[in-house]
RNA sequence: AUGAUGGCCCAGGGAGAGACCGUUCCAAGAGGACGGCGCCGAAGGAGUAAGCCUGCGCAUGCGGGUGAAUCUCUCAGGCAAAAGGACCUGUGCCGGACG
Repeated sequence: AUGAUGGCCCAGGGAGAGACCGUUCCAAGAGGACGGCGCCGAAGGAGUAAGCCUGCGCAUGCGGGUGAAUCUCUCAGGCAAAAGGACCUGUGCCGGACG
């Protein structure tokens, strides 16, 4: 001297859903506050199959643990633009499986 999985920074791409209604602040508003109804899922969060482990004397039965998501929930977040955004691609860096 090869440089895998993985991680970090940066760059690019990146969906969905009311610029909703009422009151109010304000010069005004696509801004703020309060109230109301309707929606979205791809920050985050929560739940979960098979499998595996295990308890109940045995077990065809009944539990417990572990266990994935872009699935489900919608707590949080979001519903013009901006910001954010799972994920994908690329450079660099960390790391060091394998050889």
The RNA shown here (Glycine riboswitch aptamer) has 99 nucleotides and comes from Paenibacillus sp. NFR01. Taxonomically the source falls in Paenibacillus (Bacteria, Bacillati, Bacillota, Caryophanales). Its mean pLDDT, the model's own confidence on a scale to 100, is 83. RNAcentral holds the sequence, with entries from Rfam. Its Rfam family is "Glycine riboswitch aptamer". Its family is annotated with glycine biosynthetic process in the Gene Ontology. Of the family's consensus pairs, 90% are formed in the model.